[in-house]
RNA sequence: UAUAUUUUAACGGGAGAGAUCAAUUUAAAUUGACGCCGAAGGAGCAACCACCCCGGAAACUCUCAGGCAAAAGGACCGUUGCGUAAUA
Numbered sequence: 001u002a003u004a005u006u007u008u009a010a011c012g013g014g015a016g017a018g019a020u021c022a023a024u025u026u027a028a029a030u031u032g033a034c035g036c037c038g039a040a041g042g043a044g045c046a047a048c049c050a051c052c053c054c055g056g057a058a059a060c061u062c063u064c065a066g067g068c069a070a071a072a073g074g075a076c077c078g079u080u081g082c083g084u085a086a087u088a
């Protein structure tokens, strides 16, 4: 210096589903009722990886938590900077 992995920060992109009903209320906030969503987190299954043992593992499934105008949040993706380790 180049490539790839990875940590972190900034910026950009980023879905779904009742501005449901009743009471209170300034209120889309609280309580109750019914319905819905899957992309924080959590749990379950296991294709696969590893395999002596111990393990890892999805955007699938569940919906505990969360969410159902906007805003906020948002898995994940991209760019840049910093750091770590490896190879040439």
Stems, first nucleotide, its partner, number of pairs: 001088003006083001008081006018034001020033005035068003041064001042062003048056002

Predicted 3D model of an 88-nucleotide RNA (Glycine riboswitch aptamer) from an uncultured Pelagibacteraceae bacterium. It was read from a public genome assembly, where an Rfam model found it. The model forms 90% of the base pairs in the Rfam consensus. Its Rfam family is "Glycine riboswitch aptamer". Rfam links the family to the GO term glycine biosynthetic process. Its mean pLDDT, the model's own confidence on a scale to 100, is 76.